[in-house]
Context: one part of a larger RNA
RNA sequence: AGACGGGAGCUUGCACAAGUGGUGGAGCGUGUGGCUUAAUUCGUCGCUAAGCGAAGAACCUUACCAGGGCUAGAAAUCCUACUGCACGCCUAGCGAAAGCUAGGAAGCCUUCGAGGGUGUAGGACAGGUGAUGCAUGGCUGUCGUCAGUUCGUGGUUUGAAUCGUUCCCUUCAGUGGGGUAACGAACGCAACCUUCGUUGCCUGUUACACGUAUCAGGCGAGACUGCCCCCUCACGGGGGAGGAAGGUGGAGAUGACGCCAAGUCAGCAUGUCCCUCUGAUGUCCUGGGCUGCACACGCGCUACAAUCGCCGUUACAACGAGGCGCAAUGGGGUAACCCGGAGCAAAUCUUUCAAAAGCGGCGCCAGUUCGGAUUGAGGUCUGCAACCCGACCUCAUGAAGCCGGAAUCACUAGUAAUCGCGGGUCAGCCAUACCGCGGUGAAUACGUUCUCAAGCUUUGUACU
Numbered sequence: 001a002g003a004c005g006g007g008a009g010c011u012u013g014c015a016c017a018a019g020u021g022g023u024g025g026a027g028c029g030u031g032u033g034g035c036u037u038a039a040u041u042c043g044u045c046g047c048u049a050a051g052c053g054a055a056g057a058a059c060c061u062u063a064c065c066a067g068g069g070c071u072a073g074a075a076a077u078c079c080u081a082c083u084g085c086a087c088g089c090c091u092a093g094c095g096a097a098a099g100c101u102a103g104g105a106a107g108c109c110u111u112c113g114a115g116g117g118u119g120u121a122g123g124a125c126a127g128g129u130g131a132u133g134c135a136u137g138g139c140u141g142u143c144g145u146c147a148g149u150u151c152g153u154g155g156u157u158u159g160a161a162u163c164g165u166u167c168c169c170u171u172c173a174g175u176g177g178g179g180u181a182a183c184g185a186a187c188g189c190a191a192c193c194u195u196c197g198u199u200g201c202c203u204g205u206u207a208c209a210c211g212u213a214u215c216a217g218g219c220g221a222g223a224c225u226g227c228c229c230c231c232u233c234a235c236g237g238g239g240g241a242g243g244a245a246g247g248u249g250g251a252g253a254u255g256a257c258g259c260c261a262a263g264u265c266a267g268c269a270u271g272u273c274c275c276u277c278u279g280a281u282g283u284c285c286u287g288g289g290c291u292g293c294a295c296a297c298g299c300g301c302u303a304c305a306a307u308c309g310c311c312g313u314u315a316c317a318a319c320g321a322g323g324c325g326c327a328a329u330g331g332g333g334u335a336a337c338c339c340g341g342a343g344c345a346a347a348u349c350u351u352u353c354a355a356a357a358g359c360g361g362c363g364c365c366a367g368u369u370c371g372g373a374u375u376g377a378g379g380u381c382u383g384c385a386a387c388c389c390g391a392c393c394u395c396a397u398g399a400a401g402c403c404g405g406a407a408u409c410a411c412u413a414g415u416a417a418u419c420g421c422g423g424g425u426c427a428g429c430c431a432u433a434c435c436g437c438g439g440u441g442a443a444u445a446c447g448u449u450c451u452c453a454a455g456c457u458u459u460g461u462a463c464u
Stems, first nucleotide, its partner, number of pairs: 001464002003461003007458007015448002019411005026302008034293002042053002064288007073125001077124006089104006108116002127275002130273003136269002138264003141260001143258001148187006154163003167178003193252004198221007207212002224246001227240005304404001308363006320351003325344002330339003370401001375396007417440007
């Protein structure tokens, strides 16, 4: 100087408390461990792994397994030689395909020197999701959007070091003020950037009420403790007015010095090692597996009902997406869906009648008109192909479950809770996931004793 303390003081945080809703019990979905397996590919493991890499495993993907093939190779560059020759096509056989064998037909450009291109052979080489994240780059998580981390000159000290950065007040803040052997400065903080909320001007189509200004784009305005009162030396704090907005207005982007030899050699790049002309750890193909199930854990969805379920009826959105696409009106089917195709590269057309809410009716507390697992049958669609292993529809079936032990999680306002809608990936989809959007819309915070985490000062130490 640090680190640590079941030392002290001050301060902060959905950390506790005060509240609301959950998880832990049930069924199912998904991930992980374990077990099994020919294979169940690999990585990730407290916080900081476990709906994570994976924003889509039927084939492909695919790295795994079984079997069948190829060997200068599936793809790249170069050299030499041969090329009557342009890959390729046709026929027959074997085959699950990949591929192998045999036969056949026609046939390059050209300035005629060569050259280019193709194929074959030979040679240099390729290839590797093989190992090492403890050899690395890059990127990322975390403490933590916490307020810290340092430097120059100077002062102190034998020195390591220290002061500055401590103290008082204040702040979300090492934010600012005062004081001060310090004076300045850098990376952080804040601001500059984006967005939401108010408004002026200009422009405008495809919007609408046809001349407006919903809306969209551009340029601005506005908020600064500016004004009033109180406290204060000051910084600032408390209250008020005006205002769409008030003291950082809400949200985002932005992550200091560093820590965990944290994560990733399987995104990419890359050192070293290893496998390859010996029948491969390379590569092609078919099928299987990654979906396997006595069990354990994580994250979710749906419920256990009457603030509810079912039926009928009736309002009100926003973000988005669309050409191998979105698809209307119309017609068929109980439905999934099918026929058909207007319009639209989209403020025009489509997706697109949002749902919860409201109104009316039934159910009257029960394993039920709750709940929907499971199973049977019949269908629809995508796709070469739904057996392993897809989604959806209809009919039938109708399981567990009556609010969940110890324990544990999230959230302070348009938040929680609840209700639908869209998108990416994508042929289809195991999406209840993820990323967004809007509708309805709460309760509580006395306070900092305690739990956890953090910051500053100080104290102890046999630790570094």

Background
Small-subunit ribosomal RNA, 3' major domain from a Candidatus Nomurabacteria bacterium, 464 nucleotides, folded computationally. It was read from a public genome assembly. The source organism's lineage runs through Bacteria, Bacteria candidate phyla and Candidatus Nomuraibacteriota. The coordinates come from a structure-prediction model, not an experiment, and the mean pLDDT is 81.